[in-house]
RNA sequence: GCGGCGUGGAUAAGACAUGCAAGUCGAAGGGCAGCAGAGGAAGCUUGCUUCCUGCUGGCGACUGGCGGACGGGUGAGUAACACGUGAGUAACCUGCCGGAAAGUGGGGGAUAGCUCGAGGAAACUCGAAUUAAUACCGCAUGUGGCUAUGUUUCGCAUGGGAUAAUAGCUAAAGGUUUUUCGCUUUCUGAGGGGCUCGCGGCCUAUCAGCUUGUUGGUGGGGUAACGGCCUACCAAGGCAGCGACGGGUAGCUGGUCUGAGAGGAUGGUCAGCCACACUGGAACUGAGACACGGUCCAGACACCUACGGGUGGCAGCAGUCGAGAAUCAUUCGCAAUGGGGGAAACCCUGACGAUGCGACGCCGCGUGGAGGAUGACGGCCCUAGGGUUGUAAACUCCUGUCAAGAGGGAAUAACACAAUGAAGGUACCUCUAGAGGAAGGGGCGGCUAAUUCCGUGCCAGCAGCCGCGGUAACACGGAAGCCCCGAGCGUUGUUCGGAUUUAUUGGGCGUAAAGGGUGCGUAGGCGGCGCGGUAAGUCUGGUGUGAAAGGCGGGGGCUCAACCCCUGGAUUGCAUUGGAUACUGCCGUGCUUGAGGACUGGAGAGGAGAGUGGAAUUCACGGUGUAGCAGUGAAAUGCGUGGAUAUCGUGAGGAAGACCAGCGGCGAAGGCGACUCUCUGGACAGUAUCUGACGCUGAGGCACGAAGGCUGGGGGAGCGAACAGGAUUAGAUACCCUGGUAGUCCCAGCAGUAAACGGUGUGAGCUUGAUGUGGGGGGAUUCGACCCCCUCCGUGUCGAAGCUAACGCGAUAAGCUCACCGCCUGGGAAGUACGGCCGCAAGGCUAAAACUCAAAGAAAUUGACGGGGACCCGCACAAGCGGUGGAGUAUGUGGCUUAAUUCGAUGCAACGCGAAGAACCUUACCUGGCCUUGACAUGCAUCUCUAAGCCGGUGAAAGCCGGUGAAUUUGCCGAAAGGUAAAUAAUUUGCACAGGUGCUGCAUGGCUGUCGUCAGCUCGUGUCGUGAGAUGUUGGGUUAAGUCCCGCAACGAGCGCAACCCCUGUGGUUAGUUGUCAGCACGUAAAGGUGGACCCUCUAGCCAGACUGCCCUGUUCAACGGGGAGGAAGGUGGGGACGACGUCAAGUCAGUAUGGCCCUUAUGGCCAGGGCUGCACACGUACUACAAUGCACGGUACAAUGUGAACCGAAACCGCGAGGUGGAGGAAAUCUAACAAAACCGUGCCCAGUUCGGAUCGCAGGCUGCAACUCGCCUGCGUGAAGUCGGAAUCGCUAGUAAUGGCGCAUCAGCUACGGCGCCGUGAAUACGUUCCCGGGUCUUGUACACACCGCCCGUCACAUCAUGGAAGUCACCUGUACCCGAAGC
Repeated sequence: GCGGCGUGGAUAAGACAUGCAAGUCGAAGGGCAGCAGAGGAAGCUUGCUUCCUGCUGGCGACUGGCGGACGGGUGAGUAACACGUGAGUAACCUGCCGGAAAGUGGGGGAUAGCUCGAGGAAACUCGAAUUAAUACCGCAUGUGGCUAUGUUUCGCAUGGGAUAAUAGCUAAAGGUUUUUCGCUUUCUGAGGGGCUCGCGGCCUAUCAGCUUGUUGGUGGGGUAACGGCCUACCAAGGCAGCGACGGGUAGCUGGUCUGAGAGGAUGGUCAGCCACACUGGAACUGAGACACGGUCCAGACACCUACGGGUGGCAGCAGUCGAGAAUCAUUCGCAAUGGGGGAAACCCUGACGAUGCGACGCCGCGUGGAGGAUGACGGCCCUAGGGUUGUAAACUCCUGUCAAGAGGGAAUAACACAAUGAAGGUACCUCUAGAGGAAGGGGCGGCUAAUUCCGUGCCAGCAGCCGCGGUAACACGGAAGCCCCGAGCGUUGUUCGGAUUUAUUGGGCGUAAAGGGUGCGUAGGCGGCGCGGUAAGUCUGGUGUGAAAGGCGGGGGCUCAACCCCUGGAUUGCAUUGGAUACUGCCGUGCUUGAGGACUGGAGAGGAGAGUGGAAUUCACGGUGUAGCAGUGAAAUGCGUGGAUAUCGUGAGGAAGACCAGCGGCGAAGGCGACUCUCUGGACAGUAUCUGACGCUGAGGCACGAAGGCUGGGGGAGCGAACAGGAUUAGAUACCCUGGUAGUCCCAGCAGUAAACGGUGUGAGCUUGAUGUGGGGGGAUUCGACCCCCUCCGUGUCGAAGCUAACGCGAUAAGCUCACCGCCUGGGAAGUACGGCCGCAAGGCUAAAACUCAAAGAAAUUGACGGGGACCCGCACAAGCGGUGGAGUAUGUGGCUUAAUUCGAUGCAACGCGAAGAACCUUACCUGGCCUUGACAUGCAUCUCUAAGCCGGUGAAAGCCGGUGAAUUUGCCGAAAGGUAAAUAAUUUGCACAGGUGCUGCAUGGCUGUCGUCAGCUCGUGUCGUGAGAUGUUGGGUUAAGUCCCGCAACGAGCGCAACCCCUGUGGUUAGUUGUCAGCACGUAAAGGUGGACCCUCUAGCCAGACUGCCCUGUUCAACGGGGAGGAAGGUGGGGACGACGUCAAGUCAGUAUGGCCCUUAUGGCCAGGGCUGCACACGUACUACAAUGCACGGUACAAUGUGAACCGAAACCGCGAGGUGGAGGAAAUCUAACAAAACCGUGCCCAGUUCGGAUCGCAGGCUGCAACUCGCCUGCGUGAAGUCGGAAUCGCUAGUAAUGGCGCAUCAGCUACGGCGCCGUGAAUACGUUCCCGGGUCUUGUACACACCGCCCGUCACAUCAUGGAAGUCACCUGUACCCGAAGC
């Protein structure tokens, strides 16, 4: 793109223009308006017109008959005998049709039409005269029929059938023509209908009572027929929790959709029934109507009008408007099927048969097939190799469905034959041409089949749920590819399913939603053991019915299919009849075990009333007595010299009942506690004496029902809402304190709720145990008991099986079963609103919705957290020593400033950090001047001879301009010189590219910090648990340690701890220079200076040594701890390196590396100058001090680590000094810097802004360097600031440590080093202890936290929006009762 078969106004039962949809019969009738014919007449225009004759065919209108009550439409109403199903009608009707019997005689009077007259705009109407019938009316006949009185028979009652006689009543119509059609009476059949009944199918109880013709009866009326259907009278009934009455919604069914089924939803097409026909009412006619295209009345609406009055009813077929998301042609035909009329021909038929429109549904077909790889071009991706689109295309060879054209051409038709086709020249057949005319939609994160790139950057957007998007989006948008379906695809809406998520099949209620607060008890439900009967339930057979269509099986017809036809079965139902009798029911009769009664007995805070007693508080009075009492975390308010508190005595009054007292007792629950008396309920045990199923549960109902509350009357000691005061606090309408009113108590009444809880309804049965305790009985034993054993009832704990999501329950079940009741169905709104009932009120009971959320919730797990618990550790606190915070300076940071003050680091864990060296450089920043294949790498092409070097010009330099200026290797030619070519190197130009301290540490690698050198973090196997997970790893000890031991459903193992490594402390051995020097020799002013030696020290390799090994002791004779010996060292000897699983999106793209993005005559590169050093200020880290344990001066002693060649630099000399000259020696155990300083000895100072302190400033110098202005260090002289030990707060350190003193090194030309990393000297104090602060570890507990307490989360207020309730009233509608007016009609 095409075809076939179906299907199409679901909303406004809203309103409708126009046409058609019910007529027919002349063989009922009088007739003759129109048409045709015939005859006649007239006129003339000679073939036309007019007139006459109902004469013929016929026929408008009229009378009459039949039909119009069917067919067709719609679903408003209706919850009803409306529908379905099955019965009844002995209470009925039935035109036309079939069968049967009998008859059809003789009369009469009218009236439409027509004609005349009249009124009216019209619709139409009135009057007069005349006429027919199968119209109408008497009379006759009476087979019959009906009524009355009998007989007989039948039936479930009323009653039905048959029949004899008598009496009464009761019929008719003719037409056409030669045969029939009619008509009348009766019986019967068929089909159709009326009425009645059983059963079945919606929601609502926030509708619980309804009813007066109501329920029944009698008489009468009425109907085809029963009936309060109607009426008069009488009675007072009838319905309802098995849901009356009311409200809402709705046509019902066969069926349809869904579902495994049971169910749930639905009732469009087709078929059956019902209802309706503009709205409401009413009757007439008729066999049938209260009548879709009939009548009357009223109303609304619309139309016509001469304004007087009339007309109309598409929910028939088409069609129009309207409303709506939405539903078609004002088509053809009566050829077929069917219907009406007719004797028939025939007429009518928007029923129907057809066609058209709509991808609205189902079904079928096509848009081509085969071959075709340099796997073309293009597109997209890319790891740049390629991949993919893709045999797809091109190209070659074919085919001819559909559509197009041409030719042929149906069935449907059945009438005795002939004729007759709307669809239709259609279906179908044949031929022709040509791959030609014919592919889209959705999706690609998971669910869910299918992925990449680009763009975008929490924007734009997507989204069914979860959720995507904040610069690498498989989720947005586009593209490519892929997936699904295909003339469709996707979306929206709706129904069922999944949903065992309303649970009959097939759920639940301890904690998730859910047991009524408790009992008594009505209806109802359920009910022990036998026997007999019955047969309602139940089971089984027969019969009737369960329409057709649909669905299912089989078969057949259109080419297949959809579709259609035939046939079978099914239709799980209802009714009726026969049988069975186990179970249930019912009737009868028994039984004792359920239940109840009797007797005996003991236990008990069971209940009610009356009375009695003691302790204590308070108050009153009296005595003693004096300054406080009371109260709290601490206080204050309060009480007290007017005598409190305390204490003694006496008295008053109210309330409550110490000890006993117990997971003891009693009660239905609430609840009950001194003692005595009276009344009274229940339970339990024993006896086995009585009754004989009398039982269980229990909707409604009734009763009881803590505390608090209310009403009336009492009472009132203590306590104590409200209230007052004092405190606390930011506030404190609280917690604490001092007072204190209702109330608490009693009587009478109301109220009726609680975490009324065992969060567990009541009753019954069954199912291993252990151990307490209260009450009773029995056994054994004993003199009698106790202990012990058995048993019944109650009350606890632990546990088996089993159950449970788990926790847990477990004979007192939450186990296994039965009976009955109550209750639940996501969270919030809400146990709220409205309504109803109750209450004096407060309030209680019953009990929603709109709206909103994607959860709310239960139990358990692992973590994290706690102003939870237990244990343990750490310079964590405490005990100490010294600091910081105050001063000056140095240095880093913030801030400010600036052209720039480059960047990063930011609690601990940034801040003397990156930076182990910013005057230039560094340098990344700023200003200015310059370069553009570039300062640097590789490659290609090209040009040329020049490049480096040197010279010149300009310039601040960089740069620019000019000049000069080569070489090497190889090949060829050449004897050679040399020439030539290529390559290397260089230059010019161009292209690839270089370059970037530009961004992203939240894209990364690597490295690092931190918790933390804390003791932890895990795995395999096994075991436990549904699982997450647990166990191991917990426990008892012990350790610095998950270190070790013991125990243990665990057994082992790994990463961590420890050890192994390095330094140091002792000794041995080897070695003996550059080190050392005891002995020997030489030698000096002195000196290992020399020969020698290597003993010692030392150096640096190896080895030994320490392991709780030994002794004592504690302990589980274990680990281990305490003490001791020996030893240089003793319990990891000291120090270092070493940092588990992980945490902090911790830090670093600026160390390097690196993805992505960005810049490319600049964000790249070069240069000069400046800046990083800027200064109202704030902070961190240090140095120096404030002084006498000091400072100054003099003397004098003792180190170690390390360094040195563009380097360290000796002696000597110059300078006050920094330094200079100098250059021995040294690439170093040799030489050098190099005198260590504090300490010690001596002297001075005498407590002061100083002989403390040294900032700042001035002058004069030195050194490094191209250059010390911004901006270096050092020296000398002078100057001599703050500062007199530091607020709140805070840091380090446990021994060779702190404190303190100097020395060395890296970086480095020099140096802002007082920093960092090391070295040696001198060398302490303190730790009772773990309550507290901080951090950490283990176990345990709670949790509403899990980005994990820096968590989560509640309420008010402000503004806006939405939804719902209330609200003085007001409007409309529905409805009840009473009354008024009242059409048509009966």
This is a predicted structure of a 1386-nucleotide RNA (small-subunit ribosomal RNA) from an uncultured organism. Its mean pLDDT, the model's own confidence on a scale to 100, is 84. It matches the Rfam family "Bacterial small subunit ribosomal RNA".